[in-house]
RNA sequence: CGAGUUUGAUCCUGGCUCAGGAUCAACGCUGGCGGCGUGCCUAAUGCAUGCAAGUCGCACGCUGUGGUCUUCGGACCGCGGAGUGGCGAACGGCUGAGGAACACGUGCGUACCUACCCUUCCGUGGGGAAUACCGGCUGGAAACAGCCAGCAAUACCGCAUACGCUUGGCCGUACGGUCAAGGAAAGUCGCAAGACGCGGGAGGCGGGGCGCGCGGCCCAUCAGGUCGUUGGUGUGGUAACGGCGCACCAAGCCGAUGACGGGUCGCUGGUCUGCGAGGACGGCCAGCCAGACUGGGACUGCGACACGGCCCAGACACCUACGGGUGGCAGCAGCAAGGAAUCUUCCCCAAUGGACGCAAGUCUGAGGGAGCAACGCCGCGUGGAGGAUGACGGCCUUCGGGUUGUAAACUCCUUUUCGGUGGGAUGAUAGUGACAGUACCACCGGAAUCAGCCCCGGCUAACUCUGUGCCAGCAGCCGCGGUAAGACAGAGGGGGCAAGCGUUGUCCGGAAUUACUGGGCGUAAAGCGCGCGCAGGCGGCCUACCAUGUGCCUGGUGACAGUCCGCCGCUCAACGGCGGGAGGCCUGGGUAGACAGGUGGGCUAGCGGCAGGGAGAGGGCAGUGGAAUACCCGGUGGAGCGGUGAAAUGCGUAGAGAUCGGGUGGAACACCAGUGGCGAAGGCGGCUGCCUGGCCCUGAAACGGACGCUGAGGCGCGACAGCGUGGGGAGCAAACGGGAUUAGAUACCCCGGUAGUCCACGCCGUAAACGAUGUGGAGCCGGUGCUGGGGGGUGAUUGCGCCCGUCGGUGCCUAAGCUUACGCGAUGACUCCACCGCCUGGGAACUACGGCCGCAAGGCUAAAACUCAAAGGAAUUGACGGGGGCCCGCACAAGCAGCGGAGCGUGUGGUUUAAUUCGACGCAACACGAAGCACCUCACCUAGGCUUGACAUGUACCUGCAGUGGGCGGAAACGUCCACGCCUUCGAGGGUGGUACACAGGUGCUGCAUGGCUGUCGUCAGCUCGUGUCGUGAGAUGUUGGGUUAAGUCCCGCAACGAGCGCAACCCUUGCUCGGUGUUAUAUGUGUCACCGAGGACUGCCGGCACAGGGUGUCGGAGGAAGGCGGGGAUGACGUCAAGUCAGCAUGGCCCGUACGCCUAGGGCGACACACACGCUACAAUGGCCGAUGGAAUGCGUUGCCACGGAGCAAUCCGGCGCGAAUCGCGAAGGUCGGUCGCAGUGCAGAUUGGGGGCUGCAACUCGCCCCCAUGAAGGCGGAGUUGCUAGUAACCGCGUGUCAGCAGAGCGCGGUGAAUACGUACCCGGGCCUUGUACACACCGCCCGUCACGUCAUGGGAGUCGGGAACACCUGAAGUCCGUGGGGCGACCCAGCAGCAAUGGUGGGAGCCAGCGGCCGAGGGUGGGCCUGGCGACUGGGACGAAGUCGUAACAAGGUAGCCGUAGCGGAAGCUGCGGCUG
Repeated sequence: CGAGUUUGAUCCUGGCUCAGGAUCAACGCUGGCGGCGUGCCUAAUGCAUGCAAGUCGCACGCUGUGGUCUUCGGACCGCGGAGUGGCGAACGGCUGAGGAACACGUGCGUACCUACCCUUCCGUGGGGAAUACCGGCUGGAAACAGCCAGCAAUACCGCAUACGCUUGGCCGUACGGUCAAGGAAAGUCGCAAGACGCGGGAGGCGGGGCGCGCGGCCCAUCAGGUCGUUGGUGUGGUAACGGCGCACCAAGCCGAUGACGGGUCGCUGGUCUGCGAGGACGGCCAGCCAGACUGGGACUGCGACACGGCCCAGACACCUACGGGUGGCAGCAGCAAGGAAUCUUCCCCAAUGGACGCAAGUCUGAGGGAGCAACGCCGCGUGGAGGAUGACGGCCUUCGGGUUGUAAACUCCUUUUCGGUGGGAUGAUAGUGACAGUACCACCGGAAUCAGCCCCGGCUAACUCUGUGCCAGCAGCCGCGGUAAGACAGAGGGGGCAAGCGUUGUCCGGAAUUACUGGGCGUAAAGCGCGCGCAGGCGGCCUACCAUGUGCCUGGUGACAGUCCGCCGCUCAACGGCGGGAGGCCUGGGUAGACAGGUGGGCUAGCGGCAGGGAGAGGGCAGUGGAAUACCCGGUGGAGCGGUGAAAUGCGUAGAGAUCGGGUGGAACACCAGUGGCGAAGGCGGCUGCCUGGCCCUGAAACGGACGCUGAGGCGCGACAGCGUGGGGAGCAAACGGGAUUAGAUACCCCGGUAGUCCACGCCGUAAACGAUGUGGAGCCGGUGCUGGGGGGUGAUUGCGCCCGUCGGUGCCUAAGCUUACGCGAUGACUCCACCGCCUGGGAACUACGGCCGCAAGGCUAAAACUCAAAGGAAUUGACGGGGGCCCGCACAAGCAGCGGAGCGUGUGGUUUAAUUCGACGCAACACGAAGCACCUCACCUAGGCUUGACAUGUACCUGCAGUGGGCGGAAACGUCCACGCCUUCGAGGGUGGUACACAGGUGCUGCAUGGCUGUCGUCAGCUCGUGUCGUGAGAUGUUGGGUUAAGUCCCGCAACGAGCGCAACCCUUGCUCGGUGUUAUAUGUGUCACCGAGGACUGCCGGCACAGGGUGUCGGAGGAAGGCGGGGAUGACGUCAAGUCAGCAUGGCCCGUACGCCUAGGGCGACACACACGCUACAAUGGCCGAUGGAAUGCGUUGCCACGGAGCAAUCCGGCGCGAAUCGCGAAGGUCGGUCGCAGUGCAGAUUGGGGGCUGCAACUCGCCCCCAUGAAGGCGGAGUUGCUAGUAACCGCGUGUCAGCAGAGCGCGGUGAAUACGUACCCGGGCCUUGUACACACCGCCCGUCACGUCAUGGGAGUCGGGAACACCUGAAGUCCGUGGGGCGACCCAGCAGCAAUGGUGGGAGCCAGCGGCCGAGGGUGGGCCUGGCGACUGGGACGAAGUCGUAACAAGGUAGCCGUAGCGGAAGCUGCGGCUG
């Protein structure tokens, strides 16, 4: 730091995905040790049990027990108990529910409080009355409660006194002064000194309360909120300010700088990530907040509205004698539950810290430790060195070997770890150690106890075999798997990490993919349809001042920990200690004064105004004109008109159309007219008048003097369609009707036709409202038009021009620059500035819900679930087009002969069959593999047999063994039996047979694993490369262009220059000549034929023409056997079709292996209702038949061709010459001549069938060919359609040959006779080049749209139904504070007087207190109507996805009616039509 993925390829845009780091984790597999950390993220769910807050006898009385003393009354001491009292219990510990708030962070402030602690000053005098425990009694199951009597205090209450205290008044500057009133105390221990306490005041430390500035979440589909609300006065309340509470008064206060509402959330130091900016997070530790079963409340207290306190209400749980009680682990451990998931009911107060205590000490689940868990981080180990025959085994293999692999074995060594034994800390500077006989150290033993997990297609490091066969499975993305899978599974091997390794979840990163740093908006997503304009943002030149921003200096603060740097301590590290540094949009003070800002003054370049000119379809209203259409009236006239691709519907003898005259009415304004003008946009077009907006130019720089730009909201304007009311209605024309077209035609075409189009007024507010380009300003080469206005020059002047320069507008071409490219280019998409709007993958969705607007149609705003791995832009190469241009081909046309109909042959499909073996399937399968199916062939079927096999190689063993003849069974194969068989050196060898084992064999599968060969486009003229150049690139150029050719053939031109494979030529053949040789004819000359070789033709010559001149080409001519590649052949570029062939051959892999091999017999490949293909023969007279007659060529022949002779009607047979062949043999038919037939299913045609023969062959039944006799079918020239052929061609005619025993209608060849036609390139088919469009690229047999049907999924509506939430209104209303009352209750204090010596008691009254009662408030409960939100919901709407479903064909090529946008109507559906708009 990037990578994969859209395409055939490319660049760009853009999303998705990956590699990294992190984690309170979990899951899977695995697991040796130690250190340091961490450990309920879910149910703030419920909890058994134990523990977690007590302590003080130096505050006090009582009491149990033991002891001592005793004056027997009791006192004292030790150890306990409950109680009164004091302090603590508000700390510590836990949790994160709630809370969007001054809760938190940070920085300020002060109307306040503060127990214990520190400093300091002063005081501590004298009295009094109660009460718990205890004792007695009573109630209760219990919890507990009540009554009576008595007693103590550092408990409680007066009195006295006090200050700088408190309150109030006055004075007064902060600070204080003064007057009045008010308020204190406690003792204990000690022999004592004294100590610890107590009260008042002041100060401090630390802690807290309250207030303020600033900062940090989402939703605007939450836009208005608010009545104690905002402020004031007064009063209450509080430690204290305050509307905190209350009464009255005023009507404010908050809000787009986001109030109010909703959702979510503890905040921070910090943590993770990131280069940073940022993003995400807030577990452990630390600070703050909040909570303690839920809700409410107060009490006590310095402090609480109180986790282990109280009261009330509620839910839950437990006990109960049913009357009533008790409880609150979000303390430590533990249990249940939930969950993917989170620990021991451990040890100790030794240390640190806390409470109490004078202290000893007690308490302390805070804390210190140990335990469990690889949960994380860090460290260590599982050995080290040597060791090749590269062992065995495994795996692979081309069978040679390779690899595992120095790995092992083996040798030497070491001992971390481990086991054993011994010693043994620091933590505690005296005593005290839970941890712990731990850490650590020493010695002994012995390689001994210790490796897994993931991955290996690309990204991404690591490859083979086997299995599987779109199955099973994998998968983060792209994607793998359909018989050779490096992607599944296993194995071997390899890669990575390692006591871990993978997976999953989450966060950051990569992602510049929300862009502050650091993005965009012409066509990819994205400029509001246009303007005016409030707020806001931004703002010209000069100057003075201020100091808000800003810079600098300085002070405060930014806790600890953490991060960073340095040093140090645990053997290292993790971890820890110490020091430093860093960290803020914070804050106080000072300073500078440029810039920004503010205030004042000035300026004129921006802006505006004025004056003079000017152009214009700018807007509104009124009037007016002609042409045309239609209609009405009349005349003329007489059969059609109209319409189309062609028609029809329609109109017309009731007189249309046409034509002439007259009239009515509505709408639109030809020519001018433009590439023109005006307007902000929409838009605006006859002429005239009135009213009116904007713009341009010029002007002495004469006037104002920054007045400006932009503009969220807001307001206005806004084509067409559409809506409302009322008019109007000629033409046009959605809907609708009819006619055509069509498979259909709800369309395109035609005939009609209503809304509407027009006017007035009012709505709507949308468009491809587009330059798909916001507005304003500045800067930055040129060329050339048009348009409006000035200036200068010139033709003497004018008209009309021309030239130069200038301001405004509007086009085209271009430089620089920009851009992915296309393109833009002073009218920018260039370089900058200001402001606004908008975008963030595609679909769902210009949708739903909600809100606002509208009469409606609908508009504006605008999601999510779900789903996809893309969707896109521009350009490239192809391919394609019912796009264009140019040009070829028997492509069409022009011709000739056919096919398609018949019968038959052959092939194929189908069907049949035991089998009808297999392959070939549009052209380019189908008389094809077949160039020869009776057996064989043969691969198929049936049956009978054989197993080392019919065939090859090797090893071992056996054998007198090959072979021959024969018998038996049998259809044969085969089985079985008999006989005869070589040689010898008696070892063996070769051969043969047998047995056993390796193996053979397979026409079994895969042509989609292959080689080779072949078909096809196509004998088409193309296909490429090197270098250079252009382009970011794919790629282009060359190869395009102008000519020309059969040709990328050649010439010219050209950023190309060359080259290769193709074309052509070289090769064969044929036509002419010559030479040679041979043959044959002939009397010779000479000629025929054959072979070999050579020559000849090259647009060479002449003329015309084309291109531009040398030149190239073409047309004509001469000559020539042949003339413009003379005819024919061979020859087939890069490639395409996964074309064909595993059955010709070869071959990888798979499969069979007593059978899928082999042998044999018979059958089948020959079947037959049908269908197609290729042929043969015909349908006749251009013919059939009979007779006669003449001239071929290629070829073939010794198991052969066969002369000739003979037999037979013939096929053929018998005999037999010649010939291994220019020697012999096989050998023509059409034709011609003569005759006959006379248009008839015939004297045509020959199928079929009967009979008889011949030939081949082991064998012609299934199933050969030929001959003869007899039979004599369909068929009278063939529908739609379709084939071949351009000259020695088609057609007609026969001949030969391969195969072959025999069999040819087929194949391949050969010759004979021998035409017609081609105007031409519009059309069909195929092809070449250029160009254009494209949404195609397995490429138009492409792509693709919508309805319908089925399945799955999520979602909207929905009668309703069930929850949740926050308020509101009313009713009720616990505890409790406060207020009132208080006739009831009460001790101290005060007054009066009574009893008593007194202590004291009692009475009356008063102050004060309380119960009770009443009131305000009040949790909760109830009732009610609404609001917000969620679940379910019959039915319903659309949506997404799904293999091959149905209907059509809308879009992409002019997509066959150009498409698209808005709107309206209509239609199964895509869609069609109308109106206006756009060009994409």
Record summary:
Predicted 3D model of a 1480-nucleotide RNA (small-subunit ribosomal RNA) from a biocrust metagenome. The coordinates come from a structure-prediction model, not an experiment, and the mean pLDDT is 86. Rfam family: Bacterial small subunit ribosomal RNA. Its family is annotated with ribosome and structural constituent of ribosome in the Gene Ontology.